[in-house]
RNA sequence: GGGUGCGUAGCUCAACGGCAGAGCACGGGCCUCAUAAGCCCGAAGUUGGUGGUUCGAUUCCACCCGUCACCCA
Numbered sequence: 001g002g003g004u005g006c007g008u009a010g011c012u013c014a015a016c017g018g019c020a021g022a023g024c025a026c027g028g029g030c031c032u033c034a035u036a037a038g039c040c041c042g043a044a045g046u047u048g049g050u051g052g053u054u055c056g057a058u059u060c061c062a063c064c065c066g067u068c069a070c071c072c073a
Stems, first nucleotide, its partner, number of pairs: 001072005006066002010024004018055001026042005048064005
């Protein structure tokens, strides 16, 4: 340099056109002499960016970006 894939919460990942979720982590509470474990509750997202298609886009299309991965040279 060329090709393919990936980019969603602090982290790891779901959601395959119709209100964006889970686990862990974090905050509060219950329990305990206390801690851990366990249980309950809560907060946290311009879904990488800009356009396009559509009544409606995390999802489909184009381009761009990536201190992302792999393959080819």
Transfer RNA from a Tepidisphaeraceae bacterium, 73 nucleotides, folded computationally. NCBI's taxonomy places the organism under Bacteria, Pseudomonadati, Planctomycetota, Tepidisphaerales, Tepidisphaeraceae. The same sequence occurs in records of 3 taxa. The prediction has a mean pLDDT of 84. The sequence is in RNAcentral, with records from ENA and MGnify. Rfam family: tRNA. The family's RNA type in Rfam is transfer RNA.